[in-house]
Formats: sequence, structure tokens, C1' cells
RNA sequence: CAGUUAUCAAGAAAGGUGGAGGGAUUAGACCCUUUGAAGCCUUGGCAACCCUCCCGUUGGGAGAAGGUGCUAAAUUCUACCACGACCUGUGGAUAGAUAACGA
Repeated sequence: CAGUUAUCAAGAAAGGUGGAGGGAUUAGACCCUUUGAAGCCUUGGCAACCCUCCCGUUGGGAGAAGGUGCUAAAUUCUACCACGACCUGUGGAUAGAUAACGA
């Protein structure tokens, strides 16, 4: 950092520092935030991709030491396409995030 595959409606917060923004990007909507945003640090937690073990091994079950990740709201929602339309709905794509692999 191209690309491939899988997943993304579940789950899990306190303290310190900091001092005004934040929710990826553009636009709109909506939401969080001085009852303290982002960032950073500490501790805890969630989950189970890698991982460990077992079995009847394209799969299933158990575990959680380690590598990541995550810890408001569906990836907050919409935007593009198809269908539907009494409702603004359903499915998909694009984009994004994460993991494993990787020229």
C1' cells in the first nucleotide's frame, strides 16, 4: 500500500490528562458534547479474525495466555441501482472499517 476472502442490526466503561469540538470523506438530516468533545495515558471489559485444544473435520464444540480489533446510536441514516409506493419500505451496489493472506 494494490489486490483476494470473510464479517459489519449482537456485545463491552471507569479514572487521569486535555479544553472545543466529534460522529471516515463531500452534501443533507439527525445525534453526542463545557453535567467536559477530539487526542493521549492507565486500568477494566467485549468479541473470537489469527491462535490453543477436542470431535463424527468444506463443519461443529470448548478456551482466552498471546497478536490485532472494538468498547453511543445498524458502518447513526440518506445519496447510486432494482423492485415497491397508501407507508418513504425491502434487497443490492459503491465507499468505508476490521481480520487473515498478500504482488

This is a predicted structure of a 103-nucleotide RNA (SAM riboswitch aptamer (S box leader)) from Salinimicrobium nanhaiense. Its mean pLDDT, the model's own confidence on a scale to 100, is 84. The organism belongs to Salinimicrobium, within Bacteria. Of the family's consensus pairs, 94% are formed in the model. It was read from a public genome assembly, where an Rfam model found it.